Background
c-di-GMP-I riboswitch aptamer from Domibacillus tundrae, 87 nucleotides, folded computationally. Its mean pLDDT, the model's own confidence on a scale to 100, is 82. The organism belongs to Domibacillus, within Bacteria. It was read from a public genome assembly, where an Rfam model found it.
RNA sequence: UAAAACUAAAGGCAAACUAAUCGAAAGAUUAGGACGCAAAGCCACGUGUCUAAGUUCCUUAGGGACAAGGAUAGCCGGGUUGCAGAA
Numbered sequence: 001u002a003a004a005a006c007u008a009a010a011g012g013c014a015a016a017c018u019a020a021u022c023g024a025a026a027g028a029u030u031a032g033g034a035c036g037c038a039a040a041g042c043c044a045c046g047u048g049u050c051u052a053a054g055u056u057c058c059u060u061a062g063g064g065a066c067a068a069g070g071a072u073a074g075c076c077g078g079g080u081u082g083c084a085g086a087a
Base pairs, nucleotide, nucleotide: 012037013036017032018031019030020029021028022027035074041080042079043078045077046076048072049071050070056065057064058063
C1' cells in the first nucleotide's frame, strides 16, 4: 500500500399495526410506529408467491374457470452501488 474478517465506532433502513390518499385487487405513497435487517440500498433479467380489472371460455345470468401485460427487491438467485477495515 492492497486485500480481508471478528469486535467495535459513526450511522442507516423500517415489519406488524394506525390514519389519510391512490388502485378492480394484490399492493403502493405519506406520517406515526419498530418486528427485524451487514446491503431489509437500487434494478423486474430468471424463479417462486399474491391479485385478476380487461381478454377468452362456461353458466341455472347470480356467478364460475384459466390466466399477467399488474404486484412483491423484507421469497430466492442474478446485476450494480455503498460504510468500517484490528492482529